[in-house]
RNA sequence: CCUCUGGAAAGAGGGGGCCGCGCGUCCCCCGCCGAAGGUGAAAGCGUCCCGGCCCCGGGGCGUGAAACUCUCAGGCGCCGAUGACAGAGG
Numbered sequence: 001c002c003u004c005u006g007g008a009a010a011g012a013g014g015g016g017g018c019c020g021c022g023c024g025u026c027c028c029c030c031g032c033c034g035a036a037g038g039u040g041a042a043a044g045c046g047u048c049c050c051g052g053c054c055c056c057g058g059g060g061c062g063u064g065a066a067a068c069u070c071u072c073a074g075g076c077g078c079c080g081a082u083g084a085c086a087g088a089g090g
Base pairs, nucleotide, nucleotide: 001090002089003088004087005086006085011030013029014028015027016026017025018024019022031076032075033074037072038070040068044063045062046061047060048059049058050057051056
């Protein structure tokens, strides 16, 4: 990387447009979810530099880092689809 299997949360909200009049679709508003992708991040640890001089203080970088955080993207009745992650095979 490919195939198979398992795999969640949250709106049958309000207004308007269109059509083939449907559990349709598009736009706007309000509410909400956190598991495609993306953003942010502590203690601690490692390393380097400076001051002091063997152990402290300050600073840079890396790690921590993710399923946490934000909600940009995505999504919000069931089914289906998507789907982080997990298992098996190649």

Annotation:
A computed fold for a 90-nucleotide RNA from Thermomonospora echinospora, annotated as Glycine riboswitch aptamer. Of the family's consensus pairs, 89% are formed in the model.